[in-house]
């Protein structure tokens, strides 16, 4: 100069009015008054994983997810540390059961999983010139070295060996796999033997294996209050139909869709929690225990917000005094762990390669 | 808020499930022919980032995985 990795903060401060939600005081209560609170790091996407509620209950099968280890976590498809493989000079980043079966590999190519197009060789046999034989072809068989087709064609190089060729069999290299041994909780790795075993890719193809997963979402659910036609059609009925995916027990006797009708206020659930900060302790880390402190939104047609001045930042203009412009993504919605995206201008900590000094 | 769905030519769809190369088809538009002229007919070309980034394979509109868009149900009571 160049790259990498990781991390905090959340963007303007302060005054003044004027106003909105919530709780407290005040009060018999309610209004006015006072008093303190009053969006995020993602509240957002709703992608995963729970809490909590309800659907009466067992068992099966359908489906769905997850996929190297080991940990961590209330639980994950999150996190932590590791192996292994590619990439990269590194630092570093990416990806991840499965040697069984089945099914695919378009075009080209003979052939795409076991294959003979063209070349090599051998027998066979026509033709031609014919002196030995040699050319030009037929039809068989043998051959995976070579040659061309493809992303992909059976491991690499030297020798033996044959008619001519092949791991046919030999040296040594390279993969595999199996045994046996040290290390390592484990994934793995490291040595020593063994066996020509060397016949490919695709499982984000069906599928196997291995673990986990009942459905439904706060508009769930409980209570009060209102209000009205408990009305009308079409399905399927007792061998039927209902019981949140489909059978089967069991259970109950209607159920499902439409069209009409009427109510659309209030309470609860709702926010003290796997909760927030501090210090110790364990652990290589996520993270865990123990003490100590705090209480920090809660609406419900949806509050958290408007003006005005002053001082700031960044950018333009400029007579250097001042003017103009901007001031990121983005708004709680039952709650809580992640994950993914959005996010201006800037900081801060480690690493690494090159050149200079 | 909660649960669905769908993006492919100007408009409507096809293809995806089972990946195969030049992505079709219909109806608009243009261009020619017919015709006095229009409209119908009937020829012929164009017209596409398969919504966007990434993976996965020799090879993605089609499969994985994340985004953006955009539409649709969703009280209760008898």
């Nucleotide at each position: 100069c160049g790259g990498g990795a990781g991390u905090g903060a959340a963007a303007g401060a302060u005054g003044u009015c004027u106003g909105c939600u919530g709780u407290g005081c005040c009060c018999c209560a309610a209004a006015a008054g006072c008093a303190c609170a009053g969006a995020g790091g993602a509240a957002a996407g709703u992608c995963c994983g729970g809490a909590c509620a309800c659907c009466a209950u067992g068992g099966g099968c359908a489906g769905g997810a997850u996929a190297c280890u080991u940990c961590c976590u209330a639980a994950c498809g999150g996190g932590a540390a590791g192996c292994u493989g590619c990439a990269g000079c590194a630092a570093u980043g990416c990806a991840g059961a499965g040697c069984a079966g089945c099914u695919c590999c378009a075009c080209a190519g003979a052939a795409a999983c076991a294959a003979a197009c063209c070349g090599c060789a051998c027998a066979g046999u026509g033709c031609c010139a014919a002196u030995u034989u040699g050319g030009c072809g037929c039809u068989g068989u043998g051959u995976a070295a070579g040659g061309g087709u493809g992303a992909a064609a059976u491991g690499g190089u030297g020798g033996u060996g044959u008619a001519a060729g092949a791991g046919a069999c030999c040296a040594c290299c390279g993969g595999u796999g199996c045994c046996a041994u040290u290390g390592g909780u484990g994934a793995c790795a490291g040595u020593g033997g063994c066996a020509g075993c060397c016949a490919g890719g695709a499982a984000u193809g069906c599928c196997u294996u291995a673990u986990c997963c009942g459905g439904u979402g706060c508009a769930a659910u409980g209570c009060c209050a209102a209000a009205u036609a408990g009305g009308g059609a079409a399905g399927c009925u007792a061998u039927g139909g209902u019981g949140u995916g489909c059978c089967c027990a069991c259970a109950c006797c209607g159920c499902u869709u439409c069209c009409g009708g009427g109510u659309a206020g209030g309470c609860a659930g709702c926010u003290a929690g796997a909760g927030c900060c501090a210090a110790a302790g364990c652990g290589a880390g996520a993270g865990u225990u123990u003490u100590g402190g705090c209480c920090c939104a809660g609406a419900g047609g949806g509050a958290u917000a408007g003006a005005c001045a002053u001082c700031g930042g960044u950018c333009c203009c400029c007579c250097c005094g001042g003017g103009g412009a901007u001031u990121a993504c983005a708004g709680a919605a039952u709650c809580c762990g992640g994950c993914u995206u959005a996010u201006u201008g800037a900081g801060c900590u480690c690493c690494c390669g090159c050149g200079c000094u | 808020g909660c649960c669905c769905g769908a993006g492919u030519a100007g408009c409507u769809c096809a293809g995806c499930c089972u990946g195969g190369a030049u992505a079709g088809a219909g109806c608009a538009g243009c261009a020619g022919c017919c015709u006095u002229c229009u409209a119908a007919g009937c020829u012929g070309a164009a017209g596409g980032u398969c919504a966007c980034a990434g993976g996965u394979u020799c090879g993605a509109a089609u499969c994985c995985u994340g985004u953006c868009u955009c539409g649709g149900g969703u009280a209760c009571c008898a």
Two RNAs folded together computationally: RNase P RNA and transfer RNA, 435 nucleotides in total.
Rfam match: Bacterial RNase P class A. Rfam classes the family as a ribozyme.